[in-house]
RNA sequence: ACGGAUGCUAGGGAAGAGAUCCCGCCGCUGGCGGGACGCCGAAGGUGCAAAUCUGGAGACAUGGCGAAACCAGGUGAAUCUCUCAGGCAAAAGGACCCUGCAGCCGA
Repeated sequence: ACGGAUGCUAGGGAAGAGAUCCCGCCGCUGGCGGGACGCCGAAGGUGCAAAUCUGGAGACAUGGCGAAACCAGGUGAAUCUCUCAGGCAAAAGGACCCUGCAGCCGA
């Protein structure tokens, strides 16, 4: 130099969905708080498929050794799912991607 996963007060990119309605307050083109209905999925969080593990069952089975089906439970990914949280002008945030840097692992 190369590859891998991880991380970062780093640089760049990055979607969706009411600047909705009502009430109150304030320093009133707006902001904050409360309520109503509608909506979004890409912070975070919930759920699970294959597979696999454990127990039961098969099995007082079979010449002998023993398996699968089946039942219960555990583990179990995502941009899937739910919409708890969050969000629905701009700004901010933003999974994820590229770059940079850091130490670690491989050779």